[in-house]
Molecule: Fluoride riboswitch aptamer (crcB RNA motif)
Organism: Bradyrhizobium sp. Tv2a-2
RNA sequence: CCACUCGACGGGGAUGGAGUCCCCCAAAACCGCCGUCAGGGCUGAUGACUCCUGCCAACGU
Numbered sequence: 001c002c003a004c005u006c007g008a009c010g011g012g013g014a015u016g017g018a019g020u021c022c023c024c025c026a027a028a029a030c031c032g033c034c035g036u037c038a039g040g041g042c043u044g045a046u047g048a049c050u051c052c053u054g055c056c057a058a059c060g061u
Base pairs, nucleotide, nucleotide: 010025011024012023013022016052017051018050019049020048021047032042033041034040
């Protein structure tokens, strides 16, 4: 100097992105609810707040 391999600067909080805060996890944290269990029903892009994107409803132009 070059090549190869491995590891770290973490990861997560029911569907996207960003900031702040909170909580959880170390192979775990996490993977929505109801239900007569029926090819049934319901809420939400947040863990919370704010903004953006997408979606839904109503009204106006």